Transfer RNA from Enteromius callipterus, 73 nucleotides, folded computationally. Its Rfam family is "tRNA". About the family: Transfer RNA (tRNA) molecules are approximately 80 nucleotides in length. The RNAcentral record of the sequence draws on ENA. Lineage of the source: Eukaryota > Vertebrata > Gnathostomata > Actinopterygii > Enteromius.
[in-house]
RNA sequence: GCCCUAGUAGCUUAACCUAUAAAGCAUCGGUCUUGUAAUCCGAAGAUUGGAAGUUAAAUUCUUCCCUAGAGCC
Numbered sequence: 001g002c003c004c005u006a007g008u009a010g011c012u013u014a015a016c017c018u019a020u021a022a023a024g025c026a027u028c029g030g031u032c033u034u035g036u037a038a039u040c041c042g043a044a045g046a047u048u049g050g051a052a053g054u055u056a057a058a059u060u061c062u063u064c065c066c067u068a069g070a071g072c073c
Base pairs, nucleotide, nucleotide: 001072002071004069005068006067007066010025011024012023013022027043028042029041030040049065050064051063052062053061
């Protein structure tokens, strides 16, 4: 230099073809217990890596850039 994969909540991952961003763990509140843990119930937490484009509508499609990883030379 070329090509490929990934980037979404504090962490690990979903979201098929543009149409409500979801779950587990963690956190907080409650339940339960003499107390703690576990169980059960509930809540909060995301400018979907960044910027533009297409569209009525983009996590999803297109382009450029950034970060991480793998391959070729």